Background
The part of an RNA shown here (large-subunit ribosomal RNA, domain VI) has 266 nucleotides and comes from an Acidimicrobiia bacterium. Model confidence (mean pLDDT): 89 of 100.

[in-house]
Context: one part of a larger RNA
RNA sequence: CGCAGGAGAUUUGAGGAGAGCUGUCCUUAGUACGAGAGGACCGGGAUGGACGCACCUCUAGUGUGCCAGUUGUCCUGCCAAGGGCAUGGCUGGUUUGCCACGUGCGGAACGGAUAAGCGCUGAAAGCAUCUAAGCGCGAAGCCGCCUCCAAGAUCAGAUCUCCCACCGAAUUAAUCGGGUAAGACCCCUGGUAGACGACCAGGUUGAUAGGCCGGAAGUGGAAGCGCAGUAAUGCGUGGAGCUGACCGGUACUAAUAGGUCGAGGG
Numbered sequence: 001c002g003c004a005g006g007a008g009a010u011u012u013g014a015g016g017a018g019a020g021c022u023g024u025c026c027u028u029a030g031u032a033c034g035a036g037a038g039g040a041c042c043g044g045g046a047u048g049g050a051c052g053c054a055c056c057u058c059u060a061g062u063g064u065g066c067c068a069g070u071u072g073u074c075c076u077g078c079c080a081a082g083g084g085c086a087u088g089g090c091u092g093g094u095u096u097g098c099c100a101c102g103u104g105c106g107g108a109a110c111g112g113a114u115a116a117g118c119g120c121u122g123a124a125a126g127c128a129u130c131u132a133a134g135c136g137c138g139a140a141g142c143c144g145c146c147u148c149c150a151a152g153a154u155c156a157g158a159u160c161u162c163c164c165a166c167c168g169a170a171u172u173a174a175u176c177g178g179g180u181a182a183g184a185c186c187c188c189u190g191g192u193a194g195a196c197g198a199c200c201a202g203g204u205u206g207a208u209a210g211g212c213c214g215g216a217a218g219u220g221g222a223a224g225c226g227c228a229g230u231a232a233u234g235c236g237u238g239g240a241g242c243u244g245a246c247c248g249g250u251a252c253u254a255a256u257a258g259g260u261c262g263a264g265g266g
Stems, first nucleotide, its partner, number of pairs: 001152001005163007015149004021049007033038001051106005059100001061098002066093005071086006110144003117137004166178004183261004187203005208254003211250005217243003224237005
């Protein structure tokens, strides 16, 4: 820009893409077969490998503004308590998130038309012949079935709902300009989204983010004071103190105010 008014939703599926793998074991059955050695078809069940998709309950990893321990040194006047630097200084743990080494699921089954092949009926050619007319069966392959995208599918599809006929100009025409409706955007707070757009949740008639409060979870017993000990240190107060992303609540802070676009053909 188009989809013969303008919007908001919900869809159909032409077409396209993806997937498509396979082992072992048990059973049927030591049966059929075979002198024996050996050893099935068909059918039923179980469990794996690789691959793919999704997820984070478990396990593991990461976890540079979480907690603790600790070395050297500088600083906060000193003690104590802290801060900076040294690969996050080093070490031990670790929430959310992201993840695989973790968890769940998938390939199927079924239908249609076939290939090689196997057949039925059957002439040409009194026989024979699966083929010439006709009919049937038959593959991990083909077309469906499964998953995803999809009406720019210009053959531009369908359904539901909302808005309605303002003003001016003209060569009164399908034209042009302006103001609105439903609605949308700008702008702003953000994340389940994300390179940017986009998408999604919100914008005071508000829990969108931050803060605060409570909880979870993590560290693992704060500082101060008291007691014991010459002291190092230990014990008590006290599962203490501190805490990133998690869950819930709460308008304290910020989403204010505002601007722009946007409807009629035969």
The full RNA is in RNAcentral, with records from ENA.
The organism belongs to Acidimicrobiia, within Bacteria.